[in-house]
C1' cells in the first nucleotide's frame, strides 16, 4: 500500500424484479405441572455500518468512507 468479500433484532443469518423489514435461538409475561424441564399463547427488540448521490420511493443501484475477514506486494 492494492485486489475481492462481509456489515442487516442481544446471537447465527435470510430479504425475489427498488415499494411489507423477517426466520431460528435467545429475552420478558402468562398457561399446562406439586416445582424443574419441556410444551402452548402473547410481546418486547432495529438509524438495514456511517455520509452523501440518483429515484415518486432505497436495506437493495451509484460515490466516498470505517471496521473486520481473506489474497496480493
Nucleotide at each position: 500500500g492494492g485486489g475481492c468479500g462481509u456489515g442487516u433484532a442481544g446471537c447465527u443469518c435470510a430479504g425475489c424484479u427498488g415499494g411489507g423489514a423477517g426466520a431460528g435461538c435467545g429475552c420478558a409475561u402468562c398457561c399446562a405441572u406439586g416445582g424443574c424441564a419441556u410444551g402452548g399463547a402473547u410481546g418486547a427488540g432495529g438509524c438495514c455500518g456511517c455520509a452523501g448521490g440518483u429515484u415518486c420511493g432505497a436495506u437493495c443501484c451509484c460515490u466516498g468512507u470505517c471496521a473486520c475477514g481473506u489474497c496480493c506486494a
The prediction has a mean pLDDT of 82.
The RNA shown here (transfer RNA) has 73 nucleotides and comes from an Acidobacteriota bacterium.
Lineage of the source: Bacteria > Pseudomonadati > Acidobacteriota.
Rfam family: tRNA. The family's RNA type in Rfam is transfer RNA.